[in-house]
């Protein structure tokens, strides 16, 4: 220059007037006014994983069952996150992806086509005994697994020997299994020498090992307390005995049920806290390949309840169209989205730009 690839940042500016919300002042009975100060995101979204926090369950362990997760080492409060590193795929390379234990524990599954989809078997075709017969072919049996053919996968591959024909049948070399020994913390790597080869996929089927897991969820939860309705303890009124209950039964008493007051508790509208000083941001030292970790200094940065965080003008501008004489000129006027207990991740949208570091392919010196 052109074409990629990692990682990091930004995602409209700058001025006026209008206006909303928390917070401290100050003035006012109050209702509000006035000054100051702060007010959305890199994903605030999806609610997909870890946690705080809060509540309820529960004596300790172990088992089963359910549900996750799944190579090694390391981070961290945890994690399915992330860094390192290993195997395995792509890519000329930078670099990028993989739910990545276990298929000799066992079940079971492999559409279609194909003779056979797994202790194996034979449509076409090679080879042949034996019988017929126009003497070259049929038939019947018995041998192979080279060649044809089917599939997404066929039970090593290639050459020479070998054989009626063929075949690891034998040998060379590949490939494959097993592996003393070396390296590495470890997945794993290398690998002498051994085995004629034996052991097809698929566990995001069942399953089998290893770890890991109480349950709900801020409308959790805690605190204050209204009318009005019931409830209860105490006091006084009221009396019908019309029920009850009690002294064995009648009389005859006492309580309940009726009103009235004062007190108490428990909800329920309301209200308040829960609520942002936090696994907190930035900056510098240190340790470390990284993820992250520790020390010092600094800052204080939305809270809230159906919910502010907005609008309008002016001047510029990125982007996009057009139009050109290539030098401009017109016009448009900013992407996706938007806190509701908080934090760490992850996985999704996003016009556009910036910046550093790599890779290739071309020219030039």
């Nucleotide at each position: 220059u052109c074409a990629g690839a990692u990682g990091g940042c930004c995602g409209g500016a700058u001025g006026g007037c209008c206006g909303c919300g928390g917070c401290g002042g100050g003035c006012g009975a109050a209702a509000g006014c006035c000054c100051g100060u702060c007010g959305a995101g890199g994903a605030a979204a999806g609610u997909c994983c870890g946690g705080g926090c809060u509540c309820c369950a529960c004596g300790g362990a172990a088992a089963c069952a359910c549900g996750g997760u799944g190579a090694c080492g390391g981070a961290u409060a945890a994690c399915a996150u992330c860094c390192g590193c290993c195997g395995g795929g792509g890519g000329c390379a930078a670099c990028c992806c993989c739910a990545g234990g276990g298929a000799u524990a066992g079940c079971g599954c492999c559409a279609c086509a194909g003779a056979a989809a797994a202790c194996a078997a034979a449509c076409c075709g090679c080879c042949u005994u034996c019988u017929c017969c126009u003497c070259g072919g049929a038939g019947c049996g018995g041998g192979u697994a080279a060649g044809g053919g089917u599939g997404a996968a066929a039970c090593g591959g290639u050459g020479c020997g070998g054989c009626a024909a063929g075949a690891g049948c034998g040998c060379a070399c590949c490939g494959c299994g097993c592996g003393a020994c070396c390296g590495g913390c470890a997945a794993c790597g290398g690998a002498a020498g051994c085995g004629g080869c034996a052991c097809g996929g698929c566990a995001a089927g069942c399953c089998c090992c290893a770890c890991c897991g109480g349950g709900a969820g801020c409308a959790a939860g805690a605190c204050c307390a209204a009318a009005u309705a019931g409830g209860g303890a105490c006091g006084g009124c009221a009396g019908g005995u019309a029920a009850c209950c009690u002294g064995u039964u009648u009389c005859c008493g006492g309580g309940u049920c009726g009103c009235c007051g004062u007190c108490c508790g428990g909800g329920u509208a309301g209200g308040u806290c829960g609520c942002g000083c936090g696994a907190g941001g930035c900056g510098g030292c240190a340790g470390g390949c990284a993820a992250c970790u520790g020390c010092c200094g600094u800052c204080c940065c939305a809270g809230a309840g159906g919910a502010a965080u907005g609008g309008c003008c002016a001047u510029c501008u990125a982007u996009c169209c057009g139009c050109u004489u290539c030098g401009g000129c017109g016009g448009u006027g900013g992407a996706c989205a938007g806190a509701a207990c908080c934090c760490g991740g992850c996985u999704u949208a996003c016009a556009g730009g910036c910046c550093a570091u790599c890779u290739g392919a071309c020219g030039c010196a």
The prediction has a mean pLDDT of 77. Bacterial RNase P class A from an Alphaproteobacteria bacterium, 365 nucleotides, folded computationally. Its Rfam family is "Bacterial RNase P class A". By type it is a ribozyme. Gene Ontology terms of the family: tRNA processing, ribonuclease P activity and dimeric ribonuclease P complex.